A computed fold for a 73-nucleotide RNA from Atractosteus spatula, annotated as transfer RNA. RNAcentral holds the sequence, with entries from Rfam. Lineage of the source: Eukaryota > Eumetazoa > Teleostomi > Semionotiformes > Atractosteus. Model confidence (mean pLDDT): 83 of 100. Its Rfam family is "tRNA". A reference for the family is Lowe and Eddy (1997), "tRNAscan-SE: a program for improved detection of transfer RNA genes in genomic sequence", Nucleic Acids Res. By type it is a transfer RNA.

């Protein structure tokens, strides 16, 4: 340098013939307990790496770019 895969909540990860993002752990509150933990219930937390394009509408399509993994040279 080429090709390829990935980037989504504090962490780990889904999602999709384009229609406003799910789950687990963690956190907070409640429940329970003499108390703590566990259990159960609920809540908060996301500019979907960044910028642009096209679209009524983008996590998803197109282009560029940043970072990381792999292959080749």
């Nucleotide at each position: 340098g080429c090709c390829u895969c990935g980037u989504u909540a504090g962490c780990g990860c889904a999602g999709u013939a384009g229609g406003u993002a799910a789950c687990g752990c963690a956190u907070c509150a409640g429940u329970c307990u003499u108390a703590u933990a566990a259990u159960c219930u609920g809540a908060a937390g996301g500019u979907u790496g960044u910028g642009a394009g096209g679209u009524c509408g983008a996590u998803c399509c197109u282009c560029a770019u940043a970072c990381g993994g792999g292959c080749c040279a």